[in-house]
RNA sequence: GGCAAAACCGGGGCGACCCGGCGACGCAAAGCCUCCGGUCUGCGGUAUCCGGCAGAUAGCGGGGUUGCCGAA
Numbered sequence: 001g002g003c004a005a006a007a008c009c010g011g012g013g014c015g016a017c018c019c020g021g022c023g024a025c026g027c028a029a030a031g032c033c034u035c036c037g038g039u040c041u042g043c044g045g046u047a048u049c050c051g052g053c054a055g056a057u058a059g060c061g062g063g064g065u066u067g068c069c070g071a072a
Base pairs, nucleotide, nucleotide: 002027003026008021009020010019011018012017025059031065032064033063035062036061037060038057039056040055041054042053043052044050045049
């Protein structure tokens, strides 16, 4: 030098949640990718369960991939 949680404001979505603003809780990959597991939402079913279909989460973990400057 970089990113930006919650809250608040505006907008989008049935929803999980997303985008912009504001704001810094944190982050040494908190850059990018749903391949695996987890969690969550909508739909479905034989319905306090299943995880079949479609999604969300990369700031839940694993995996893949790329990676600036300076000092020691």
c-di-GMP-I riboswitch aptamer from a soil metagenome, 72 nucleotides, folded computationally. Of the family's consensus pairs, 95% are formed in the model. The coordinates come from a structure-prediction model, not an experiment, and the mean pLDDT is 84.